[in-house]
C1' cells in the first nucleotide's frame, strides 16, 4: 500500500428488518453456628462513531476509527 474479518452488559458470546439476551461475574435475600455449594430476585447497554435506506436498523448501504489476519 491492497484484501478480508471482527467491534452488541464488567468478561465471553448470541441476536430471521418489528419488546435488546444468555452464561459467568456484581448485588439483596432465603438456606448454614458460620463460610462455601445452592435457589429466588435485581441491579448494569448511546449495540463503536457519523451519514443513509425504510413506517420501523444492533440487522441493510457509504464513510471514518481501533483490533486481528492474509499478500506485496
Nucleotide at each position: 500500500a491492497g484484501g478480508u474479518g471482527c467491534u452488541u452488559a464488567g468478561c465471553u458470546c448470541a441476536g430471521u428488518g418489528g419488546u435488546a439476551g444468555a452464561g459467568c461475574a456484581u448485588c439483596u435475600c432465603g438456606u448454614u453456628u458460620a463460610c462455601a455449594c445452592c435457589g429466588a430476585g435485581a441491579g448494569g447497554g448511546u449495540c463503536a462513531a457519523u451519514g443513509g435506506u425504510u413506517c420501523a436498523a444492533g440487522u441493510c448501504c457509504a464513510u471514518u476509527a481501533g483490533c486481528a489476519u492474509c499478500u506485496a

Record summary: A computed fold for a 72-nucleotide RNA from Rickettsiales bacterium (ex Bugula neritina AB1), annotated as transfer RNA. RNAcentral holds the sequence, with entries from ENA. Its Rfam family is "tRNA". Rfam 15.1 lists 5,335,975 matches to the family in 14,413 species. Taxonomically the source falls in Rickettsiales (Bacteria, Pseudomonadati, Pseudomonadota, Alphaproteobacteria). The prediction has a mean pLDDT of 82.